[in-house]
Context: one part of a larger RNA
RNA sequence: GAACGAACGCUGGCAGCGUGGAUUAGGCAUGCAAGUCGAACGGGAAGCCGUGCGUUCAAUCUUUCGAGAGGGAACAUGCGGUGGAGAGUGGCGUAAGGGUGAGUAACGCGUGGGUAAUCUGCCUCUAAAUCUGGAAUAACUUCGCGAAAGCGGGGCUAAUACCGGAUGUGGUCUUCUGGCGCAUGUCAGGAUGAUUAAAGGUGGGGAUCUUUCGGGACCUGUCGUUUGGAGAGGAGCCCGCGUACCAUCAGCUUGUUGGUGAGGUCACGGCUCACCAAGGCUUACGGUUAGCUGGUCUGAGAGGAUGGUCAGCCACACUGGGACUGAGACACUGCCCAGACUCCUACGGGAGGCUGCAGUCGAGGAUCGUUUGCAAUGCGCGAAAGCGUGACAAUGCGACGCUGCGUGGAGGAUGAAGGCUUUCGGGUUGUAAACUCCUGUCAUGAGGGAAAAACGAGCGGGCCGUCAAUACCGGUUCGCUGUGAUGGUACCUCAAGAGGAAGCCACGGCUAACUCUGUGCCAGCAGCCGCGGUAAUACAGAGGUGGCGAGCGUUGUUC
Numbered sequence: 001g002a003a004c005g006a007a008c009g010c011u012g013g014c015a016g017c018g019u020g021g022a023u024u025a026g027g028c029a030u031g032c033a034a035g036u037c038g039a040a041c042g043g044g045a046a047g048c049c050g051u052g053c054g055u056u057c058a059a060u061c062u063u064u065c066g067a068g069a070g071g072g073a074a075c076a077u078g079c080g081g082u083g084g085a086g087a088g089u090g091g092c093g094u095a096a097g098g099g100u101g102a103g104u105a106a107c108g109c110g111u112g113g114g115u116a117a118u119c120u121g122c123c124u125c126u127a128a129a130u131c132u133g134g135a136a137u138a139a140c141u142u143c144g145c146g147a148a149a150g151c152g153g154g155g156c157u158a159a160u161a162c163c164g165g166a167u168g169u170g171g172u173c174u175u176c177u178g179g180c181g182c183a184u185g186u187c188a189g190g191a192u193g194a195u196u197a198a199a200g201g202u203g204g205g206g207a208u209c210u211u212u213c214g215g216g217a218c219c220u221g222u223c224g225u226u227u228g229g230a231g232a233g234g235a236g237c238c239c240g241c242g243u244a245c246c247a248u249c250a251g252c253u254u255g256u257u258g259g260u261g262a263g264g265u266c267a268c269g270g271c272u273c274a275c276c277a278a279g280g281c282u283u284a285c286g287g288u289u290a291g292c293u294g295g296u297c298u299g300a301g302a303g304g305a306u307g308g309u310c311a312g313c314c315a316c317a318c319u320g321g322g323a324c325u326g327a328g329a330c331a332c333u334g335c336c337c338a339g340a341c342u343c344c345u346a347c348g349g350g351a352g353g354c355u356g357c358a359g360u361c362g363a364g365g366a367u368c369g370u371u372u373g374c375a376a377u378g379c380g381c382g383a384a385a386g387c388g389u390g391a392c393a394a395u396g397c398g399a400c401g402c403u404g405c406g407u408g409g410a411g412g413a414u415g416a417a418g419g420c421u422u423u424c425g426g427g428u429u430g431u432a433a434a435c436u437c438c439u440g441u442c443a444u445g446a447g448g449g450a451a452a453a454a455c456g457a458g459c460g461g462g463c464c465g466u467c468a469a470u471a472c473c474g475g476u477u478c479g480c481u482g483u484g485a486u487g488g489u490a491c492c493u494c495a496a497g498a499g500g501a502a503g504c505c506a507c508g509g510c511u512a513a514c515u516c517u518g519u520g521c522c523a524g525c526a527g528c529c530g531c532g533g534u535a536a537u538a539c540a541g542a543g544g545u546g547g548c549g550a551g552c553g554u555u556g557u558u559c
Base pairs, nucleotide, nucleotide: 001559002558003557004556006555007554008553009552010551013405014404015403016402017401018400019398020397026361027360028359030358031357032356035092036091037090040089041088047082048081049080050079051078052077054075055074056073057072060069061068062067099316100315101314108243109242110241111240112239113238114237115236118235119234120233123231124230125229126228127227128226129225130224131165132164133163134162140155141154142153143152144151145150170196171195172194173193174191175190176189177188178187179186180185200223201222202221203220204219205218208217209216210215244288245287246286251281252280253279256278257277258276259275260274261273262272263271291313292312293311294310295306296305297304298303318339319338320337321336322335341352342351343350344349369395371394372393373392377391378389379388380387381386408438409437410436411435418429419428420427421426442500444495445494446493447492448491457481458480459479460478461477462476463475464474465473503548504547505546506545507544508529509528510527514543515542516541517540518539524531525530
């Protein structure tokens, strides 16, 4: 000199863009952060409409004064329609997104390869199929246990839930031929046998058949389902090289190193096991520290330091262990066990996990709102409308950083007054002020502004495709309709008026900037040299000057 996720002191006008728990991976009240599908399924509450009946009230009428009839209203209830809540079965998602850096010195990361040792839901393309049966179960109902969390027994019912059978384009196993290869092998073609699958939903329709007159068969569109092949994207495993310090760590190792066989895995492998051999490593082993990288800071570079925000990878989810489901987890807001802690309890037993967004306590020099919205971008589900989304988009707070703008401009000498100083003549503050003429950025007030951010979606018309089809459906094009949290914000116009907006540090040398007064080795200053003991340009105050400027200085850290 430059830099910072900074802190502290003094000061502080506006805007834009960034950025903000670095310490206790300490404990957490409260709210929200993962749902969705009725076009998979059974059932169906409230509400509304119609209708029947019952009770009560009532305008009015009749009356023998006891009462009766009764437009209509309220309540309860039966039936039918509409409606669609909440729960349940089932599917997909919850393995993404979001957080943190405790652990890890490691194939963890980076880079370059291998997989002839592998897997892959959704998506795209392609080939074929989607036939025929069955038994349950939740919801519901009923009974019971329990303080609760919850649990058990009986009965009924549905499915794209579950389980048989058929078929086999194909796949797998066996076998043959050929090509290729770095060995195990792999690819293509053929043969016999064995084995191996499925589920329906929704829309439209002219003729024909059937019908319980609702419809169904049949044809067809679309979304699914099943078996293969290919792809894309994703993942697993393996290898070469690189990746901190300590030798005051010099020897380490028994599943250890290798082989045979078996098991296990999607897959190779001591990954595991039995047997056999006796090997294997050498900055090993041990200890300390640390997430890694793209990058960031500095530097002319080489290098040094660093890894916050953003992006990629890894690891973790109260602590430790374990598996289940699934295409994918050994799973942040799933399950089980153990432990610590907190809470409820009828003492028998239960509930919980903010290293998600806000927020709270604690510790700390120190780090923000218990805000708005799904309008946009994405993601999940859905045929779609749509629903959900503390991702995200916004806004708030903090001079924490960077950038921009302003705090006025021009003229103005009796060089006014005042201050300071003086050799008492003057000098300086100083064109600075006053004064004159202007300007109107920002701020303030008023008005305009339904700006852009809007693509897609729904409805209607035309054309094309599919199809038996002028239905339906899909594509394309034109028109119409509605959708904004920010926000009456940005921006524009007008009004008034210099009005509302400057400080901080330094002035002995390094180092730009000097005098007076006070103090008297005191009080104090100080980055280094050093200053102060009666004329201190070094302490304190003042005037003046220098530097930077909404900041300035100090401290810490890095180069």
Molecule: small-subunit ribosomal RNA, 5' domain
Organism: metagenome